Formats: sequence, structure tokens, C1' cells
RNA sequence: UCUUCAGGGCAGGGUGAUCAGAGAACGAAUUCUGAAAUUCCCUACCGGCGGUAUAGUCCGCGACCCGCUUAAGGCGGCUGACCUGGUGAGAUUCCAGGACCGACAGUAUAGUCUGGAUGAGAGAAGA
Repeated sequence: UCUUCAGGGCAGGGUGAUCAGAGAACGAAUUCUGAAAUUCCCUACCGGCGGUAUAGUCCGCGACCCGCUUAAGGCGGCUGACCUGGUGAGAUUCCAGGACCGACAGUAUAGUCUGGAUGAGAGAAGA
């Protein structure tokens, strides 16, 4: 310098915002019937990269978002969550137990659906 690669996850149950139909003049409410949330409730499930005794929760980084910059690119900012016991020379990493966390936009309130993204990227492998 080039090439390739580089993110996983609602199975089951409950509720019913809302919508449609019926109710023999019309409209609304009530009532009845049907549909209706992977978002609510119960439960289930998932875990990027490097470091270090094997890590979603330690240290560092990336992604998202914000600002500067004409742009490519670069620079700066922001950035979630763990305890107890055991083993051991050594583990917030293993084992046992109990917890906790998860960008933005859309939509019935989303870590898991759809979208930006056939994108970007820490980095890994190879030539």
C1' cells in the first nucleotide's frame, strides 16, 4: 500500500390505546362482536473490538449523538451497567448465588420490530 472479514436477541401468556362492524332516521357516548403492542405487564432471549487468569458491568477503544471544519478527511466533546461467597500465586474475567445495563428516528411507550445501514467502524486475517 492492497484484499478479505468484522453484532446478537421476544417462543409463550395477560392487558387493550386505537380501528372496523352491529344496534332499522342521523351523529356522539354507553353496550355487544371482531381485529389490535416483539413497544405496556409476567416471562423469555442477546452481548462489538483490544488489554488483563477466560469480562456486556474493570481499563482502553469503536458505534450513535453534538460542535468546529467547503468537502474528503481531520480535531474536539458526549457516552450505560456488579455485588457476595468459593478456588487459586494471581480472577469485579473461572465456579456458585443474586443483581444490573443497553444511541437516534418511526410506531401503542422498543436492548430484541422497521429505518438511516448493500453505511461506518475499533480491530482481525492475508498478500
This is a predicted structure of a 127-nucleotide RNA (FMN riboswitch aptamer (RFN element)) from uncultured Blautia sp. Of the family's consensus pairs, 100% are formed in the model. Model confidence (mean pLDDT): 84 of 100. Its Rfam family is "FMN riboswitch aptamer (RFN element)". About the family: The RFN element is a highly conserved domain that is found frequently in the 5'-untranslated regions of prokaryotic mRNAs that encode for flavin mononucleotide (FMN) biosynthesis and transport proteins. The sequence is in RNAcentral, with records from MGnify.